[in-house]
Context: one part of a larger RNA
Molecule: small-subunit ribosomal RNA, 5' domain
Organism: Idotea baltica
RNA sequence: GGAUGAACGCUAGCGGGAGGCUUAAUACAUGCAAGUCGAACGGUAAGGCCCUGCUUGCAGGGUACACGAGUGGCGCACGGGUGAGUAACGCGUACAUAGCUACCUCUAAGUGGGGAAUAGCCCUGGGAAACUGGGAUUAAUACCCCAUGUGAUUACAGAUACUAAUUUGUAAUUAAAGCUCCGGCGCUUAGAGAUGUGUGUGCGUCCUAUUAGCUUGUUGGUAAGGUAACGGCUUACCAAGGCGACGAUAGGUAGGGGGCGUGAGAGCGUGAUCCCCCACACGGGUACUGAGACACGGACCCGACUCCUACGGGAGGCAGCAGUAAGGAAUAUUGGACAAUGGGCGAAAGCCUGAUCCAGCCAUCCCGCGUGCAGGAUGAAGGCGCUCUGCGUUGUAAACUGCUUUUGUAUGGAAAGAAACGCCUGGAUUUAUCCGGGCCUGACGGUACCAUAAGAAUAAGCACCGGCUAACUCCGUGCCAGCAGCCGCGGUAAUACGGAGGGUGCAAGCGUUAUCC
Numbered sequence: 001g002g003a004u005g006a007a008c009g010c011u012a013g014c015g016g017g018a019g020g021c022u023u024a025a026u027a028c029a030u031g032c033a034a035g036u037c038g039a040a041c042g043g044u045a046a047g048g049c050c051c052u053g054c055u056u057g058c059a060g061g062g063u064a065c066a067c068g069a070g071u072g073g074c075g076c077a078c079g080g081g082u083g084a085g086u087a088a089c090g091c092g093u094a095c096a097u098a099g100c101u102a103c104c105u106c107u108a109a110g111u112g113g114g115g116a117a118u119a120g121c122c123c124u125g126g127g128a129a130a131c132u133g134g135g136a137u138u139a140a141u142a143c144c145c146c147a148u149g150u151g152a153u154u155a156c157a158g159a160u161a162c163u164a165a166u167u168u169g170u171a172a173u174u175a176a177a178g179c180u181c182c183g184g185c186g187c188u189u190a191g192a193g194a195u196g197u198g199u200g201u202g203c204g205u206c207c208u209a210u211u212a213g214c215u216u217g218u219u220g221g222u223a224a225g226g227u228a229a230c231g232g233c234u235u236a237c238c239a240a241g242g243c244g245a246c247g248a249u250a251g252g253u254a255g256g257g258g259g260c261g262u263g264a265g266a267g268c269g270u271g272a273u274c275c276c277c278c279a280c281a282c283g284g285g286u287a288c289u290g291a292g293a294c295a296c297g298g299a300c301c302c303g304a305c306u307c308c309u310a311c312g313g314g315a316g317g318c319a320g321c322a323g324u325a326a327g328g329a330a331u332a333u334u335g336g337a338c339a340a341u342g343g344g345c346g347a348a349a350g351c352c353u354g355a356u357c358c359a360g361c362c363a364u365c366c367c368g369c370g371u372g373c374a375g376g377a378u379g380a381a382g383g384c385g386c387u388c389u390g391c392g393u394u395g396u397a398a399a400c401u402g403c404u405u406u407u408g409u410a411u412g413g414a415a416a417g418a419a420a421c422g423c424c425u426g427g428a429u430u431u432a433u434c435c436g437g438g439c440c441u442g443a444c445g446g447u448a449c450c451a452u453a454a455g456a457a458u459a460a461g462c463a464c465c466g467g468c469u470a471a472c473u474c475c476g477u478g479c480c481a482g483c484a485g486c487c488g489c490g491g492u493a494a495u496a497c498g499g500a501g502g503g504u505g506c507a508a509g510c511g512u513u514a515u516c517c
Stems, first nucleotide, its partner, number of pairs: 001517004006513005013369006019362002021327001026325003030322003035074003040071002043067002047065001048063007081280003090205008099197002104193008112146004122135005151174010178185002206252003213243003218240008255277004259270004282303005305316004333359001335358003341355001342353004372403004382394005409453005417444001422439007461506005466487003472501005482489002
C1' cells in the first nucleotide's frame, strides 16, 4: 500500500448493487417448510346447486358440483441446511468396467379368463391419553391363480469360432389393469437411447521421527455363500505372506475443489457468499420399503435431555424459514406472493412449494449523487496572533445582490418484467400437430420512471500537524498530568502532553483494533 462475512469509537443526507451467527454440530416456546390424484376404488363427514316435506331452518333424496377420513398410485432419496466427523480413492485429474437405472424418447409384441381377502362404513369392547381388541360385510390400476410367450432366463444338442462368445434347434420356467369427456391416458414383456448412480486403478493432496517398526481376515490361492455387480465382502481349507526412511504405523490439525486475497511473477495465505463433489441430521446402532435411502421434517433398539399423565403409560428432535434463550467483540423480520423461474402430483383446470421471487432491518462492503453556483472589500463584527495609536490572519469566507432546484417536500401521471395454460376464433394439414387473432393472469407497487410547484431551502464530519509523513503558533502544565507504531517527548518559554486559533489529509464517512499478502 492492498484486502476483510469484521468489531469498536466519533459522526451521518440519498439512491443502486451485494452481503449479514466466523462463537455453543448448545438447548429450543409458537407458526409454517411435501404433498397430490375422484379420469384407480368402495363411498359421503362438511359445503354449493336442484327436488320433496314441514316445525322456516331442520329432515330426506339427487348431483358428470365438490370431497373429510379410508384403500390404491406417484412423490416424499429432489429441493433447503450445516461442516461435527473424515488425511481418505474423501476430493482433484486421467483412465477403466464386473453392474443397476423409476419417470422420459424410440422400436417389437401383448393387454384373455378366474379367485380369495381387507381397510372404510356398521355393531360392540379396553384406555386419562397416545392408541387399540373382537364380530359382520364390501371395492379396486391392492393381492393371488390359470392361459398365451414377441421376448427373457436356465439346461441340452448342433454350427461358426476359438476358449471367450455368436447363432440355430429342443425342453422347462416366466407377464399384464383397467379408466375415459371415446380424442386419449394407462398396464405387461423385451431391446436401444438418454439421465442418474455403483465399482476399480495411476498420479497429486497439511504438520510432527522428541511417533520406527506395523499387520492375523492380515497378504495370496482353492471352493462355497452373498451382492445390481467385482472383490477376504463373508466362511471353510491351504500357503506365509503384505506395508515401511520414496516415511509405514501412531499422534495433532483439517471437509476437498472451481475459486478468493495479495504479489511484476514465482509464490504465500485462504476455502464466507455462488457452483461441483463428499459427509452429517439429539449421541450410537440396525434394517424395512423402494428404481434409488440404510432415509433431516420415516421405522425399530440403546443412551442423554425435555414435556404430558388419571402414575397404569405416553410424546419429542429447527445443522429447513422466521423467531427465543445462552455463548460472544459481533451478525437481521415470528413479513408478502406463488405474478415470474423451477419442482411434485394431476389428462387438464388446478393444488402444494419459508425452493424461489420480493419487501423489512444494518454505512457491513462496492459504486454513484448531493450538502449549492456567480458576483461581492467598509477587507464588517467576533476569534486568534504580533514589533499593539496600529497591523496580520480567519477571508470572498460572511452580510448583501442575482441565478439554479440535483436531492428532499407536495401534487398529478405511470410502467417493463406476461408469455404461456385455459376459453372464443381463423388458417394449414394425414386424426395428431403447427401457425395466427382476441380475452384472462403482477407479490413487488401506485414502486421505478416522468411532469409540475415553491424555496438555498432538508443535509459535514473524522483523524492528524517532532522525524518517518502533507500540515505551526499561543496559552496551561512543569519527569507531574499525560503521549507513543518506531525513534522518543514532558524536570518553567514543550511546533511531541491538555486547550485554543490556524493548517493538512480523507470525506458520508473518518480513525483504532484484529487477521492475510